[in-house]
RNA sequence: UCUGAAAAAGCCAAACCUCAAGUAAUUGAGGGACGGAAAGCCGCGGAUCCUUACAACGCAAGGACAGCCGGGUUGCCUGGG
Numbered sequence: 001u002c003u004g005a006a007a008a009a010g011c012c013a014a015a016c017c018u019c020a021a022g023u024a025a026u027u028g029a030g031g032g033a034c035g036g037a038a039a040g041c042c043g044c045g046g047a048u049c050c051u052u053a054c055a056a057c058g059c060a061a062g063g064a065c066a067g068c069c070g071g072g073u074u075g076c077c078u079g080g081g
Stems, first nucleotide, its partner, number of pairs: 001080002004077001011036002016031006034067001040073003044070003048064005054058001
């Protein structure tokens, strides 16, 4: 510096259930594993979702999502150069 086929040390944990917070999207904790090579971190761009306002298409404001895609940044293991 490139790669993620196979393997391994360790890591994370979808759906669902319980408790708590929130108008909601959703989040935190515990249980649980569908999966993951950044499923670590950052809402910067797009998508999606929620709330509110407007007569309305739609747009605006505020929010959610990093396990939707891109971008930024840091890093483990493995193999190659």
Background:
The RNA shown here (c-di-GMP-I-GGC riboswitch aptamer) has 81 nucleotides. The coordinates come from a structure-prediction model, not an experiment, and the mean pLDDT is 80. The same sequence occurs in records of 2 taxa.